[in-house]
């Protein structure tokens, strides 16, 4: 000196699905809003679990999705959001 690939962190961009409903409490421009709690629909792209092509090395076994499940989560706006482009630092390092 230094590619791919990892991590963080800033910046862009980011989708679905009821601004349903019943109480309790609070605020206020007076029929709205918040918050906690039932009920009934929904969504998958935080996280998790499951299967499984495939990989590792025959088997055991381990790894493994944007696929499923909805356990959390979320169903105006705001947060958040996988994943993708930029830029900065770590570590590691083919050549």
């Nucleotide at each position: 000196u230094g590619a791919c690939a990892c991590c963080u962190c800033g910046c862009g961009g980011g989708a679905g699905a009821g601004a349903c409903u019943g109480g309790u409490c609070c605020c206020g421009u007076c029929c709205g809003g918040g918050u906690c709690u039932g009920g009934c629909g929904c969504c998958g792209a935080a996280g998790g679990a499951g299967c499984a092509a495939c990989c590792g090395c025959c088997c055991c076994c381990g790894g493994a999705a944007a696929c499923u499940c909805u356990c959390a989560g979320g169903c105006a706006a705001a947060a958040g959001g996988a994943c993708c482009g930029c830029g900065a630092g770590g570590a590691a390092g083919a050549g």
Predicted 3D model of a 95-nucleotide RNA (Glycine riboswitch aptamer) from Nitrospirillum amazonense.
Model confidence (mean pLDDT): 77 of 100.
Rfam family: Glycine riboswitch aptamer. Gene Ontology term of the family: glycine biosynthetic process.